[in-house]
RNA sequence: GUCCCUGUAGCAUAAUGGAUAGCGCUUUGGACUUCUAAUCCAGCGGUCGGGGGUUCGAAUCCCACCUGGGAUG
Numbered sequence: 001g002u003c004c005c006u007g008u009a010g011c012a013u014a015a016u017g018g019a020u021a022g023c024g025c026u027u028u029g030g031a032c033u034u035c036u037a038a039u040c041c042a043g044c045g046g047u048c049g050g051g052g053g054u055u056c057g058a059a060u061c062c063c064a065c066c067u068g069g070g071a072u073g
Base pairs, nucleotide, nucleotide: 001072002071003070004069005068007066010025011024013022018056027043028042029041030040031039049065051063052062053061
């Protein structure tokens, strides 16, 4: 240089072009407990790597970038 894969909450991970973008851990508050742990209930936290395009509608499709990984010379 060329080609392939990857990027979603603090961490990890889903979502058939149409749901308020979901689940677990974490975290905050509460219940329970003599206290802690465990368990249970409720909540906070995302504008989906950044940009452009297609579409009535994009996390999802297309384009060229960026991050990380791999193959090849």
Molecule: transfer RNA
Organism: Trichonephila inaurata madagascariensis